[in-house]
RNA sequence: GUUAGAGAGGAGCAAUGGUUGCUCAGUGGGCUCAUGCCCCAAAGGUUAUAGGUUCAAAUCCUAUCUCUAACA
Numbered sequence: 001g002u003u004a005g006a007g008a009g010g011a012g013c014a015a016u017g018g019u020u021g022c023u024c025a026g027u028g029g030g031c032u033c034a035u036g037c038c039c040c041a042a043a044g045g046u047u048a049u050a051g052g053u054u055c056a057a058a059u060c061c062u063a064u065c066u067c068u069a070a071c072a
Base pairs, nucleotide, nucleotide: 001071002070003069004068005067006066007065010024011023012022013021018055027041028040029039030038048064049063050062051061052060
């Protein structure tokens, strides 16, 4: 340089164009003599950025940025 893939709560990942969800972590409460385990609850996302298509976009299209892989 070319091609392909990926980017979403603190971390790892789901989501057929139609309410963004799960596990862990963290927080609060319960349980315990106490810690842990266990149980309950709430909080935490402008879905990498900017445009476009659409009644409606994490999803489709374009450009850019970052990361990974292959080839040169």
Predicted 3D model of a 72-nucleotide RNA (transfer RNA) from Psammoneis japonica. The source organism's lineage runs through Eukaryota, Ochrophyta, Plagiogrammales, Plagiogrammaceae and Psammoneis. It matches the Rfam family "tRNA". The family's RNA type in Rfam is transfer RNA. Its mean pLDDT, the model's own confidence on a scale to 100, is 84.